[in-house]
């Protein structure tokens, strides 16, 4: 210098003016007071993803005696964590010269199922061509053979030597594979020794089996205050009513008082709607230092306060500078209009995934050249 790998960071900058939403202070208005309203001043006001709402939790309400089944999720090991399907380190496999990257990576000897096309055959095997032996009417037939050809994503271990009629783990060596043994490692696993001629190919992000985990709903959760209208409960007054009760001793009438049901008026109580308010932003918080740990993280100490709206504020204009596009010029240097990504809080937190103009930084790898 070129080509790459991994990670981190910024997210146009500065200034002026005018607004918007909270907070604090002061003053004024209203009020018994609180609440509330107005003005002024001060200070704060989107993100790395605020997004998708995919996973996990906090919190709230509901449900709940235990177990099993069903259903869902996860799936190498050891750790981290409040938890996780997340993260870290490591192991195995695959890819890359390398830095590194990808990996649902338990069980195929419990059972069921599938393996397109091609091919003779896709799995208790099997002979299309070829090769070999025998027979032959010379067309072929019978038998042996998985070494060769051909098909396929995949063909019943691979290479070589021996062996044979031709072949074949038929025999042997090496590699692979299986079993056993001891060693190293917390472990996944690794390297080694011995034995066995080799055993039922693949697919479980096919059903399934095994292990582990999982109650439901979600801030429109939920708590509190609480208008009008309608309805509910209670009290009271009046009206109505009765062969009712009492005064009153048998019956009837009348009188006084009392009363069920129902109706009306007034008062009280409670639920709940509109509305208000809390939940609601101080938290598994952020920054710095030190200790432990390879790391993810964790402990201690110090410092900081950092949006809280409710149909929803966080915006607009101007000036200068930066970058991009177009363009003049040989260059220096100009000109023009436009643009400056993706996106935008809504209970909060930890992750994951996805989107993203342009720019900066660090570590490492490979190649070339020079010293």
């Nucleotide at each position: 210098c070129g080509a790459g790998u991994g990670g981190c960071c910024c997210a146009g900058g500065c200034g002026a003016c005018c607004g918007c939403u909270g907070c604090g202070a002061a003053g004024c208005c209203c009020u018994c007071a609180c609440c509330g309203g107005c003005u002024u001043c001060g200070g704060a006001g989107a993100g790395g993803a605020a997004c998708g709402u995919c996973c996990g939790g906090a919190c709230u309400c509901c449900a709940c005696g235990g177990g099993u089944c069903a259903g869902g999720a996860u799936g190498g090991u050891u750790g981290c964590u409040a938890a996780c399907g997340g993260c870290a380190a490591c192991c195995g496999g695959c890819c890359g010269c390398g830095a590194g990257g990808c990996u649902a990576g338990g069980g195929a000897a419990a059972g069921u199922g599938c393996c397109a096309c091609a091919g003779a055959a896709a799995a208790c095997a099997a002979a299309c061509c070829g090769c070999c032996g025998c027979g032959u009417u010379c067309g072929c037939g019978c038998g042996g053979u998985a070494a060769g050809g051909g098909u396929g994503a995949a063909a019943c271990g691979g290479u070589g030597c021996g062996g044979u009629a031709a072949g074949a783990g038929c025999g042997c060596a090496c590699c692979g594979c299986a079993g056993c043994c001891a060693c190293g490692g917390u472990g996944a696993c690794g390297g080694g020794g011995c034995u066995g001629g080799c055993a039922g190919g693949g697919c479980a992000a096919a059903c399934c089996c095994c292990a582990u985990c999982c109650g439901g709903a979600g801030a429109a959760a939920g708590g509190c205050c609480a208008a009008a209208u309608a309805g509910g409960g209670g009290g009271u007054a009046c009206u109505u009513c009765g062969c009712g009760g009492u005064g009153a001793g048998a019956c009837c009438c009348g009188c006084a008082c009392c009363c069920a049901c129902a109706g009306u008026g007034c008062c009280c109580c409670g639920g709940g709607u509109a509305g208000g308010u809390c939940g609601u932003u101080g938290g598994a918080g952020c920054c710095c230092g030190c200790g432990c740990g390879c790391a993810a993280g964790u402990g201690c100490g110090g410092g900081c306060c950092u949006a809280g709206a409710g149909a929803a504020a966080u915006g607009g204009u101007c000036g200068c500078c930066g970058c991009c596009u177009c363009u003049g010029g040989a260059a220096a240097c100009g000109g023009a209009g436009g643009g400056c990504a993706c996106a935008g809080a809504a209970u909060c937190c930890g992750g994951c995934g996805u989107a993203c103009a342009g720019g900066g930084c660090c570590a490492c790898u490979c190649g070339c050249a020079u010293c």
Description:
Bacterial RNase P class A from an uncultured Planctomycetota bacterium, 371 nucleotides, folded computationally. Its Rfam family is "Bacterial RNase P class A". The family's RNA type in Rfam is ribozyme. The prediction has a mean pLDDT of 77.